[in-house]
RNA sequence: CGAGUUUGAUCCUGGCUCAGGACAAACGCUGGCGGCGUGCGUAACACAUGCAAGUCGUGCGGGCCGCAGGCUUCGGCCUGCGGUCAGCGGCGGACGGGUGAGGAACACGUGAAUGACCUCCCCUCCAGUGGGGGAUACCCCGCGGAAACGCGGGUCAAUCCCGCAUACGGUCUCGGAGACCGCUCCGAGAAGAAAGCAGCAAUGCGCUGGAGGACGGGUUCGCGCUCGAUUAGCUGGUUGGUAGGGUAACGGCCUACCAAGGCGACGAUCGAUAGCUGGUCUGAGAGGACGAUCAGCCACACUGGGAUUGAGAACGGCCCAGACUCCUACGGGGGGCAGCAGUGAGGAAUCUUCGGCAAUGGGGGCAACCCUGACCGAGCAACGCCGCGUGGCGGACGACGCCCUUCGGGGUGUAAACGCCUUUUCUGGGGGACGAACUCUGACGGUACCCCAGGAAGAAGUCUCGGCUAACUACGUGCCAGCAGCCGCGGUAAGACGUAGGAGACGAGCGUUGUCCGGAGUUACUGGGCGUAAAGGGCGCGCAGGCGGCCGGCGCAGGUGCGGGGUGAAAGCUCCUGGCUUAACUGGGAGAGGGCCUCGCAAACCGCCCGGCUUGAGCGUCGGAGAGGGGGCUGGAAUUCCGGGUGGAGCGGUGAAAUGCGUAGAGAUCCGGAAGAACACCAAUGGCGCAGGCAGGCCCCUGGCCGACGGCUGACGCUCAGGCGCGAAAGCGUGGGGAGCAAACAGGAUUAGAUACCCUGGUAGUCCACGCCGUAAACGAUGUCCACUAGGUGUGCACGGUAUCGACCCCGUGUGUGCCGCAGCUAACGCAGUAAGUGGACCGCCUGGGGAGUACGGUCGCAAGAUUAAAACUCAAAGGAAUUGACGGGGACCCGCACAAGCAGCGGAGCGUGUGGUUUAAUUCGAUGCGACGCGCAGAACCUUACCAGGGCUUGACAUGCUCUCGCACCACCGAGAGAUCGGUGUGCCCGCAAGGGACGGGAGCACAGGUGCUGCAUGGCUGUCGUCAGUUCGUGCCGUGAGGUGUUGGGUUAAGUCCCCCAACGAACGCAACCCCUAGCGUUGGUUGUACGUCUCCAGCGCAACUGCCCGCAAGGGAGGAAGGAGGGGAUGAUGUCAAGUCAGCACGGCCCUCACGUCCUGGGCGACACACACGCUACAAUGGGCGGGACAAUGGGUUGCCAAGCGGUAACGCGGAGCCAAUCCCAGCAAACCCGCUCUCAGUUCAGAUUGGGGGCUGCAACCCGCCCCCAUGAAGCUGGAGUUGCUAGUAACCGCGGGUCAGCACACCGCGGUGAAUACGUUCCCGGGUCUUGUACACACCGCCCGUCACACCAUGGGAGCCGGGGACACCUGAAGCCGCCCGCGCUAACGCUUCCUGCCGGAAGCGAGGCAGGCGUCGAGGGUGGACUGGGUGACUGGGGUGAAGUCGUAACAAGGUAGCCGUACCGGAAGGUGCGGCUG
Repeated sequence: CGAGUUUGAUCCUGGCUCAGGACAAACGCUGGCGGCGUGCGUAACACAUGCAAGUCGUGCGGGCCGCAGGCUUCGGCCUGCGGUCAGCGGCGGACGGGUGAGGAACACGUGAAUGACCUCCCCUCCAGUGGGGGAUACCCCGCGGAAACGCGGGUCAAUCCCGCAUACGGUCUCGGAGACCGCUCCGAGAAGAAAGCAGCAAUGCGCUGGAGGACGGGUUCGCGCUCGAUUAGCUGGUUGGUAGGGUAACGGCCUACCAAGGCGACGAUCGAUAGCUGGUCUGAGAGGACGAUCAGCCACACUGGGAUUGAGAACGGCCCAGACUCCUACGGGGGGCAGCAGUGAGGAAUCUUCGGCAAUGGGGGCAACCCUGACCGAGCAACGCCGCGUGGCGGACGACGCCCUUCGGGGUGUAAACGCCUUUUCUGGGGGACGAACUCUGACGGUACCCCAGGAAGAAGUCUCGGCUAACUACGUGCCAGCAGCCGCGGUAAGACGUAGGAGACGAGCGUUGUCCGGAGUUACUGGGCGUAAAGGGCGCGCAGGCGGCCGGCGCAGGUGCGGGGUGAAAGCUCCUGGCUUAACUGGGAGAGGGCCUCGCAAACCGCCCGGCUUGAGCGUCGGAGAGGGGGCUGGAAUUCCGGGUGGAGCGGUGAAAUGCGUAGAGAUCCGGAAGAACACCAAUGGCGCAGGCAGGCCCCUGGCCGACGGCUGACGCUCAGGCGCGAAAGCGUGGGGAGCAAACAGGAUUAGAUACCCUGGUAGUCCACGCCGUAAACGAUGUCCACUAGGUGUGCACGGUAUCGACCCCGUGUGUGCCGCAGCUAACGCAGUAAGUGGACCGCCUGGGGAGUACGGUCGCAAGAUUAAAACUCAAAGGAAUUGACGGGGACCCGCACAAGCAGCGGAGCGUGUGGUUUAAUUCGAUGCGACGCGCAGAACCUUACCAGGGCUUGACAUGCUCUCGCACCACCGAGAGAUCGGUGUGCCCGCAAGGGACGGGAGCACAGGUGCUGCAUGGCUGUCGUCAGUUCGUGCCGUGAGGUGUUGGGUUAAGUCCCCCAACGAACGCAACCCCUAGCGUUGGUUGUACGUCUCCAGCGCAACUGCCCGCAAGGGAGGAAGGAGGGGAUGAUGUCAAGUCAGCACGGCCCUCACGUCCUGGGCGACACACACGCUACAAUGGGCGGGACAAUGGGUUGCCAAGCGGUAACGCGGAGCCAAUCCCAGCAAACCCGCUCUCAGUUCAGAUUGGGGGCUGCAACCCGCCCCCAUGAAGCUGGAGUUGCUAGUAACCGCGGGUCAGCACACCGCGGUGAAUACGUUCCCGGGUCUUGUACACACCGCCCGUCACACCAUGGGAGCCGGGGACACCUGAAGCCGCCCGCGCUAACGCUUCCUGCCGGAAGCGAGGCAGGCGUCGAGGGUGGACUGGGUGACUGGGGUGAAGUCGUAACAAGGUAGCCGUACCGGAAGGUGCGGCUG
């Protein structure tokens, strides 16, 4: 740091996906050790049990126990000491610990403020601690209750409570001073304190008033702090004031009264979500995401409300209400793990009901000490990070096993075995801490650590291996099973599935899933875009906002810059350094911590204030052009209609028609009239307008623009969210108008249909007035404004110059409007002073495709609808530009028996052959448009033969090798059998002395044979086809970011990319042509087997000949001569490639399959079937003919188990015969046939035609039944020129005629050749088919047999509407209203310490009454909750319904892409099964 994925390929745009890091994780497989961390993210769900906050006897009295002392009437009492129990009292239970529900807030963070405040305990200082009184728990007595707990009476204490005294200081009131002030000082007055305990003592610990400090807190403010505008207005104590209340304290915090304010687009209110921060993760950074553990703050403690105590307020306090739960004797009570452990539940998921107060810290205490689930430790969990180990060294050209293999070998692999060695860890034994400061005291812990011994001993897995991405083979499977992060794999050779071997990666872990950041410059501040990819608002005006010209001021100092101070907790992070063996972890030091506050300095720039300027902007004067806008008046041409005249049969319309009009007189023509709409020529690439848009002429009103001048103002400017206005066509409302045109509609055509295109009609509408609508391809698909940046050339308007008599012309300036073009820009196309260049200002808009400009909600509208504008779901793309092809019912040029012009056919008949189909035991298999179908087959009776039936064989019918055995081998004969085969008889050969060996054959056995079984979609080879078409490429160079182009295009020419010219190309290759063969003329040489001979014919060889020659012509072309003339004719020869074309059955070959069978042998059958259909042929339908007779002329070929002569026999096929010939010699083979001559037939299903059938023969062959060919006699069918359609052929061709050959025993209408006779036609390239070149369009690239749209039908998915139904949320109104605080001029009840009065007493004092104060109770305000009601809001569900998405083969059509067959598209309106059609206006994409 990038990579994969849109295409045939390319560049760009753009999304999706991957590689990295991280985690409080979970899951799968696996798991040795240690250290340090971490461990309910879900149900703030419910909780059994235990523990988590107590302590003090040096505050007080008492109960119990023990000890001691004293007394004793022995019952016991008193005192002291120690312990214990509860009580009174004090301090602490406001800390520590948990959780994240709520809360969008001064909650938090940061920085300030408090002249508006509090602070127990602690520290320092000042001043005190005198003298009285009262009550009460415990306890005793009695009583109630199941319990919890409570009631009455009585005695008693204090650091409990209350008066009195004193008052440094403090508080309050009044007065005064300090500028203000709740601060300070002075004066006067009033009220207000205290507690003791321990000790022998010294003294210590306390207590009271006050001041200061420290610590902690309260409150206030600036700034920062999530999403939604489909939440836009919110607010009644609301905002402020006055007075009062309340608080520690400010405050509308609360109350009364007064005023009517306050907040909000810099986002109030509402909704949703969320504890905040230090920090954590990621990132180069900016940023993004997160807020576990640790630390700071906040909030909460079953839910809601409330106060009390206290310095401070409530997790383990209280009261009330509610829900839940437990106990109950039914009367009533108890409870709150979001403390530590633990349980249930939920969940993918999160631990021990452990040890200890030894350390640190906390509470109480003088202290000892007690308490402490804070804490310190241990336990469980690979949950994370870090460290270690599972051994080390040696050990083969390399064991076994396994895997692969081309069978040679290769891999696993020094890996193992084996040898030597070590001992971390482990096991056993021994020793044994630091942590304790601080005498004592260690949970951890017999732990860490150390030593000894033992022994390689106990310790490796997981994922992956198609590309991205590192790692490949085999087998299995066969679009199955499966994989998959994306692209994509799997349909019989899968490196992608499964398994194995091997390999790669990491390693006590490895993968998967989830989440976050990254990659993603894919929200772009750093750092993106908007002509055509997504994206410029339809246009203008303009408030807020943003931005803003030149000069000046010993201006200001908000921004800015510099310096100083404060803060930015600790931890964390970075650097340095230290401690655990290292590391993780951790100690110390330093730095960073972007920020905020504050003091000072500077004044260039921004800003502010002041003054000035003219160039921006505006005004003025003069001049100018124009379809700019509104209103009125008016003109002519044309259409239509009406009236009249002439006239008489059609008109109209189309591709062709028809509907329609017309003898009731159309159309045509003339005259007259009416009405509405639009304005030919001028006219333009022209003008005006902001856009939409604007066109006859004249008049009125009116906006803007341009030029000249440089007089005036003096920055007055630019842009513009919201807002306001304008805004084509269609459409809507009301009223007019209505000639033409024309949605809808009707009819006629077209068509498979035709709800269209075409035609005839025709209504809204189009027109006017007024009012709506507010959209368009409202486009330059290009926002407005300013500045700058080569040129050239048109054109409108104005002005200047030059010149002229004046103009035109010419030169220039400004302002518009076009074209070309440089730099530059751009993905390319292109843009290029009218920018898409270079900069600046401001606005709008975009962020993958579909869903969708849709739903819901809001706003607007009469409606149509407009505007704002999602999500679920789904896809791996959707796109732009350009490239090469292919294609077009695009264009241009050209060719071909392609059409046309001709000739003969095919398609009809019969027959032959092939095929389909059908049939069959089998009808073997293949070939299937052209390019399968007389094709593989150049020969199916057996064989062939691959098929079927039956009968046999199993080392096999055939090959090679080995072992054993036999000698019965070969051959001949006999028997059985359909045959294969079996049985029987006879007999050996070669080498060797022998044993034995060999050839050959039989038998047994092993390797193996064999397969026309499958795959031509695994292949080789060969072939067909486009196409004998003229094309296809390469090297170098050049152009292009690139695909690619150029060359090869262009102008000519050719059969040809043939050649010439031109040219950023220059050359070259494969094709073309030529070279090769045959053939046509002549010469010459030779000549057998031709010929009687010989010229000669003929044959063979060589040569000549045509070539760019000659003549005319510039050339094309023409002509002469010539056997042949511009390639003389024919053949062979087939570029790069295309069709997964054909062939595994010709052959070869990979893989798969069969192995007493899918091999092999045999007999018989089948390939020959037959209701049909097609293809290729043959023969005909007759007189250009048939029959009979007579007469001519070939060439190519073939021949020895062959061709076969003469002769003879037979009507003939043929037979007999045997000469000749291995062939220019002989034979097939004759007179070849058509043809010619003569005779006959006379238009007839015939003297045509010959199928079919009967009879008789011949030949081949082992054998002609299925199933051969031929001959003779007889029989004589269909057929009288063949519908739509279709084939061949351009000259020695078609047509007609016969001949030969291959195959072959036999079988030819086929095939391959040969010669004979021998035409017609071609104007021409419009059309059909095929092809070539250039060009154009494209949404095609499997390439038009392409692509693709919509309805309908089916399945699934998500979603909108929906009568409703269900539960939720907060607000509002009213009713009710607990606890509790507060208030009351209620309080008759209760009431110690204070006051007064009376009485009693010798005093202390007592009693009674009254008062003050207090309390219960009552009333009132507020008030949680409850109830009722109407609204609002989000959610779930819902018969039915709407569209949408997705789905291998459904239905209907063909809308779009090529002029897509009616150019397409946009807006709108109407219509139609559907795509869609039509009208109106617009766009060119």